Predicted 3D model of RNase P RNA and transfer RNA as a complex of 417 nucleotides. Rfam match: Bacterial RNase P class A. By type it is a ribozyme. Its mean pLDDT, the model's own confidence on a scale to 100, is 80.

Parts: sequence; C1' cells; structure tokens
RNA sequence: GGAGUCGGUCGGGUGGCCGCGGGACCCUUGUGGUCUCGAGGAAAGUCCGGACUCCACAGGGCAGGGUGCUGGGCAACUCCCAGGCGGGGCGACCCGCGGAAAGUGCCACAGAGAAGAGACCGCCACCGCGCAAGCGGGGGUAAGGGUGAAACGGUGAGGUAAGAGCUCACCAGCGCGCCGGGCGACCGGCACGGCUCGGCAAACCCCACCCGGAGCAAGGCCAAGCAGGGAGCGGGUGGCCCGCCCGAUGCUCCCGGGUAGGCCGCACUGAGGGUCGCGGCAACGCGGCUCCGAGAUAGAUGGUCACCCUCGACAGAAUCCGGCUUACAGACCGACUCCUCAA
RNA sequence: UGCGGGGUCGUCUAACGGCAGGACGCCUGGCUCUGGACCAGGAAGUUGGGGUUCGAAUCCCUGCCCCGCAGCCA
Repeated sequence: GGAGUCGGUCGGGUGGCCGCGGGACCCUUGUGGUCUCGAGGAAAGUCCGGACUCCACAGGGCAGGGUGCUGGGCAACUCCCAGGCGGGGCGACCCGCGGAAAGUGCCACAGAGAAGAGACCGCCACCGCGCAAGCGGGGGUAAGGGUGAAACGGUGAGGUAAGAGCUCACCAGCGCGCCGGGCGACCGGCACGGCUCGGCAAACCCCACCCGGAGCAAGGCCAAGCAGGGAGCGGGUGGCCCGCCCGAUGCUCCCGGGUAGGCCGCACUGAGGGUCGCGGCAACGCGGCUCCGAGAUAGAUGGUCACCCUCGACAGAAUCCGGCUUACAGACCGACUCCUCAA
Repeated sequence: UGCGGGGUCGUCUAACGGCAGGACGCCUGGCUCUGGACCAGGAAGUUGGGGUUCGAAUCCCUGCCCCGCAGCCA
C1' cells in the first nucleotide's frame, strides 16, 4: 500500500425569532407571565420472553403447543457467554447441532434392485449344438459397466472356475469392554467383534425440559342518558374431565335501547444509564459514587433566517421492560488476518 | 392499540412433498357476406427472500400486502 474478518460509536452542528404538547411556580385569575422537559437505534414487525391486571396469589390428569450438543448467565426467553463435535475458508473467522441400532411411514422418474435388496450388460465353469467364431440351456457371481439425489465399506494381497470380508494386512466407520482426563458435551489410549447397519424426525413419533387462560379496548372509580323483551340454569373468558369457589332481587346468551364523557392504571424510582473497585475466561454478579426523568386521547418535536461542514439515510413513542428480526445515505473508532513493498 | 384469518394465471377456483390443472376472460387461425355462437391452437400463475429435502405451491424462518373482530351503561 492492497484485500478482508469481527466488534462498537455517531447518524448534521451553532445561534436568533415564531409555534406546538407536558410539568412546576407566580399573580393583577386570563385566550396571562417566568422557568423547565419534550422521540429512536431501530420508537417498526408483533416473532419470542417477562412485569402488571382480572379470572381461585392457577390445583390434578388428558389433549395441545414450544424448546432441543454441554455447562453457565438472566426476572424470563426461540436471548447472551464459554466450551464440545461436524462442515467451510490459506487465515482472522463463519455456519450447523437430541434420537434413524424403539416402532410406523415415505424415497417420484430412471433402474435388475430403493433397504437385511437384486441381476440388464458383463465375467465364469458345466451341459447341448457347431469344424470354428459362436449360439442355446439351466446355474454360479457381484470385481467391472449402466440407472439414480442416494446402490449395502476403501486399497492391496491371498484365494477362486469366475468372484465375493471368503481370508489376511492397513485405513475409515460402528458396537462392546477396560484405563486415563473433563462437572459435562466429549477427548485420548489399549483390547475385542468382520459388525459395515442408506437418507428423511422444518414426516408421524420417542426421550428430556418448559408452558393455566386472557390481554391496558387488561382492570378499577365516577358521571350522563335510555326501554325494555325473550330464552336458558348454571357461572367463574381455558379444548375436555376432575377438583375448588360463587350462585336465584343471581348469572349467561340473544334481540332491542342509550352513550362515544371524565379520573386512575400512566409516566419520576427503574430487572435505568455512566464510571470506579472486587469476584468471574466471559455473559454477568456484588458494592461505592454519579447522572437522567417524553407522554397524548384526533393524539405535541415543527417552521423560518444566518453561518459552517463531509449537504444529512431508515424512520416517529401510545401500559412498561429484556431480546430477536427487518429497514438504514454516510462518518468514525478498536482488535485481528492474508498478500506485497521498503528498512 | 390488541387479537384472529388469508394470499395460486386478468378473475373465480383445484392440486399425499413428485410434470401446477379447470372454468370464464384474452390472443391467433378456421367457419360466415359480417358479427355472435361453434371448432382448433396458444400465451399467461404459486406474494418477495432465505432454509430443510434428491425434490417445496405444500414443511420451517423472515419480510410485504389484504380482510375481519373489539369499548362503556342499562
């Protein structure tokens, strides 16, 4: 200098004027004044997990759903960290993950045969015919060819009529036993068994663990207004059964009627941010110090002027929080890898 | 805002994980003096991307689009 991998930060700035929403304070109480706060890393999708609220402070079973190497972290997780194994890359690094030797099922077309298989071509001896090349017959075989996404270990030697784990050596895999290491996934070593056993579980399923339902239009309080009628006997928002609780001036459902208002939940105290110390490889935990505080209910962040710059992307809260995923002009920082050049 | 459902030719619909089919419409040709009807032929599709699988409209993940439901009082 070039090419690249991983992680992180920011995502126009400053000032003036006008405007919008919330809060506090003041008084001369009103279309008032002053001060102050006012979108994001994704506020998004609503894909997971929780908090919160109600149903019984949610109990048992079945059904159903979710997760899936191991260990740890977290309030919890389909998240995060560390490790293991397999695959890819020269490398930094990236991607994947229970069980197919419990059972069932599927594997189109092609092909002889698609799962304890099979013989189309080929190879081989035998029998028959033929002078011969060869042809026919019933057999053997699975090394070679061929089909396919996938064909029942590989190489070499022995063996044989030809062949074949048929036998042997080495290699690969699997199973079983022992020893050693690790909490564990798993790793290393030795010995044995010819055991060679296809793929698919994002097919049913098996195993292990987890999950009660509903959602802030939850739920609570107040106000205004109207018109009741019918059906059922159970209801407690669960798919079913049990259990528990409540139950007749009651409850549920249907039709009809009224309303489209206010307050709380809800916005200052949190699973918050930063920094330091300690523990831990890390995620994270504990402790000290310090900082911050959007919040409506037709829904507030804007406009304009000046200057500057690298001319500004995706996009805007609606109960709150932790993740994941998706969108994103550009700028910057850190760690690392490979190649080339120079000293 | 929350919850639920669904995307297949232009439209309406089929399709065990195994060549995406049908009807209407459209185009071309034929028949007819011409048009319609009729006959023959043709084009045209799985909402985008990624994954599992030998193979995906179908199974899984992630976007996009469309539709539906709902509050309170008596």